RNA sequence: AUAGAGCGCUAGGGUUCCGGCGGUGCAUUGCACCGCGACUGGUCCGAGAGCACUCGACCUUCUCGAAAAGGUUACACGGCGGGACAAAAGCCCGGGAGA
Numbered sequence: 001a002u003a004g005a006g007c008g009c010u011a012g013g014g015u016u017c018c019g020g021c022g023g024u025g026c027a028u029u030g031c032a033c034c035g036c037g038a039c040u041g042g043u044c045c046g047a048g049a050g051c052a053c054u055c056g057a058c059c060u061u062c063u064c065g066a067a068a069a070g071g072u073u074a075c076a077c078g079g080c081g082g083g084a085c086a087a088a089a090g091c092c093c094g095g096g097a098g099a
Base pairs, nucleotide, nucleotide: 004055005054006053008051009050012045013044017042018041019039020036021035022034023033024032025031026030056073057072058071059070060069061068075095077098081093082092083091
């Protein structure tokens, strides 16, 4: 400080939906309703300070130039509070306040 952008995923996150568990009713081994996320999960959300890839930028070689090849893209402690979706969060405010 204009410390690039996109995409996929993960740590993490909750509970709309699915599944799971418990209860009740019907009913006959399923359906409905209620409750539970101190339910492993699927869907879902998801990193500035996590990972990978692509693009971009820059440097070198080569070259009239372009293309191509190789390389660099560093570092980053961090609240309280607020916001969104059903809800929460390492999401967003935010590389913010502060250190």